A computed fold for a 356-nucleotide RNA from a Sphingobacteriaceae bacterium, annotated as Bacterial RNase P class A. Its mean pLDDT, the model's own confidence on a scale to 100, is 77. The source organism's lineage runs through Bacteria, Bacteroidota, Sphingobacteriia, Sphingobacteriales and Sphingobacteriaceae. Its Rfam family is "Bacterial RNase P class A". Rfam classes the family as a ribozyme. The model forms 94% of the base pairs in the Rfam consensus.

RNA sequence: AGAGCAAGCCGUUCUAUCGCUGUCCUUCGGGAGAGAGGAAAGUCCGGGCAACACAGAGCAUUCUGCUUCCUAACGGGAAGGAUUCUGAUGCAAAUCGGAAGCCGGAAAGUGCCACAGAAAACAAACUACCCUUCGGGGAAAAGGUGAAAACGUGAGGUAAGAGCUCACGGCCUGGCAUGGCGACAUGCCUUGCGGUAAACCCCAGAAGUUGAAAAACCAAAUAGGCUAACGUAUGUAGGGCUGCUCGUCCGAUGUUAGUGGGUAGGUUGAUAGAGCCAUUUAGCAAUAAAUGGCCUAGAUAAAUGAUAGAAAUCUAGCAAUAGAUACAGAACCCGGCUUACAGGCUUGCUUUUUUG
Numbered sequence: 001a002g003a004g005c006a007a008g009c010c011g012u013u014c015u016a017u018c019g020c021u022g023u024c025c026u027u028c029g030g031g032a033g034a035g036a037g038g039a040a041a042g043u044c045c046g047g048g049c050a051a052c053a054c055a056g057a058g059c060a061u062u063c064u065g066c067u068u069c070c071u072a073a074c075g076g077g078a079a080g081g082a083u084u085c086u087g088a089u090g091c092a093a094a095u096c097g098g099a100a101g102c103c104g105g106a107a108a109g110u111g112c113c114a115c116a117g118a119a120a121a122c123a124a125a126c127u128a129c130c131c132u133u134c135g136g137g138g139a140a141a142a143g144g145u146g147a148a149a150a151c152g153u154g155a156g157g158u159a160a161g162a163g164c165u166c167a168c169g170g171c172c173u174g175g176c177a178u179g180g181c182g183a184c185a186u187g188c189c190u191u192g193c194g195g196u197a198a199a200c201c202c203c204a205g206a207a208g209u210u211g212a213a214a215a216a217c218c219a220a221a222u223a224g225g226c227u228a229a230c231g232u233a234u235g236u237a238g239g240g241c242u243g244c245u246c247g248u249c250c251g252a253u254g255u256u257a258g259u260g261g262g263u264a265g266g267u268u269g270a271u272a273g274a275g276c277c278a279u280u281u282a283g284c285a286a287u288a289a290a291u292g293g294c295c296u297a298g299a300u301a302a303a304u305g306a307u308a309g310a311a312a313u314c315u316a317g318c319a320a321u322a323g324a325u326a327c328a329g330a331a332c333c334c335g336g337c338u339u340a341c342a343g344g345c346u347u348g349c350u351u352u353u354u355u356g
Base pairs, nucleotide, nucleotide: 001352002351003350004349005348006347007346008345009344010343012311013310014309015308016307017306018305020035021034023032024031025030037327041338042337044336045335046334047333048332049211050210051209052208061207062206063205064204065203066080067079068078069077070076081103083100084099085098086097087096088095089094104202105201109200110199111196112195113194126143127142129138130137131136151169152168153167154166155165156164170193171192174189175188176187177186178185179184215268216267217266218265225259226258227257228256229255230254238250239249240248241247275294276293277292278291279290280289281288282287312325313324314323315322316321
C1' cells in the first nucleotide's frame, strides 16, 4: 500500500422563486421562525397511559429456563461460569486468545430411536467360539451393521466368556473440605454406567382482557321523548275495569315556552419527555448520580413538495460533455430485537506484496 472480516459513526450539500401543515407577532397589507428516520419498516418482545373486569384459593392453558448485575420492564443488555468447535505458542503437560447457542431435570414415570443389523435396551445368538446325552444349553468377548451396540485399557478368572473381580483412567450421583455473592472450580470418599425433554412429563418462576377506532369533555339543524301554561269538547274521539248497561278511572289530536339523551361536528388525549447535549464522579462494563445548557415535526384522510442554478461523489468518454444520487416516508408515546441499506470515514484483527 492492496484485499477481507468485525464494531462504531455519517449517510448528499447550498442558494433563489412558488406552494403545503402548525406556532408567534401584526398597523390585517404582511412578517419571523419550525417542519421525517437510522431504521419512521416488521408489529416480534417489554413498559407508560386508558377503559372494563377482579374477596380469597385452586385447576387448566400459554410462556420463560446456567449465574450475578443493569433497567420502569423485558424473551433485551453487561460481566462471568460450564459445554462444543477453532487459532497461536509448546516435545508434551499446558498457557493465551476467538466463535457459537431456547445452557433446569434422562438417577420420578411413560414413550420413541428411520435404514442397515442377530439384537436399538426387564433384552437378543447370523457367522465364528465353548460344553453336550446332538434334543439343547452357555456367552457379548471376536466378525460384520449403524448416527449410536451396554464405559476404555491391562491383568486375574473361566469349558468359553462377561465390571464377574482387581489396578489405572473417563463420565456421573450423593456427601465432606477449601475458594467464590453465585453459576462453578479443586481435592478426598462413595452409588452407578446408551441416546432423546425445539416427545409426553417433572421442577421453578411469570402471565386478567382490550388497545388512541382506548378514553374524557363540549355540542347544531331536523325528528322523537319529557315538563309547564294556554286552547278545544256536555272531558269529545278513543281506551281500562264488566257477559251487558250504569258507574268510575285514564285521556288525545293544537299553540307557545323549557328541557334530557343521542347524531353530525369540535376540543382534549397528542408531543417537556423513563427527553437531548456536555462535563465530573462511581462502576471492568451495561448503567447510575450530580452540575450546567437546550426545546428539537405534530398532521387527522392526513403537511414535510415543485422548478431553476451551483457544488460533491460515482459511472461512461481522449476531451467537450452526458447520466445517476442507497434503503426508505412519522400517525399516542417510550425501551429493545429483527430485517433493508449505494457510498464514505474511524478503529481493531487477519492476509498478500514491496522497501528498510